Notes
A computed fold for a 75-nucleotide RNA from a Deltaproteobacteria bacterium, annotated as c-di-GMP-I-GGC riboswitch aptamer. The coordinates come from a structure-prediction model, not an experiment, and the mean pLDDT is 84.
RNA sequence: ACAGACAAAGCCAAACCCGCCGAGAGGCGGGGACGGAAAGCUACGGGUCUUUAUGAGAUAGCCGGGUUGCCUGGA
Numbered sequence: 001a002c003a004g005a006c007a008a009a010g011c012c013a014a015a016c017c018c019g020c021c022g023a024g025a026g027g028c029g030g031g032g033a034c035g036g037a038a039a040g041c042u043a044c045g046g047g048u049c050u051u052u053a054u055g056a057g058a059u060a061g062c063c064g065g066g067u068u069g070c071c072u073g074g075a
Base pairs, nucleotide, nucleotide: 002073003072004071011036012035016031017030018029019028020027021026034061040067041066042065044064045063046062047059048058049057050056051055
């Protein structure tokens, strides 16, 4: 390089509940774990969602692309 063992160290944290922010999708913090091998980052393409709709937003835990990186196996 490659692979991710019903494995290990460590990591993240869906639903739901509480608080705050937002018109909303939703975001942030705390609790909590359904899951995750990039569930790190990035709205570039497609999808979905919101809206005061030729516009402006949300979603990276919908898929793909780009980019960075830990552990283990292995060489």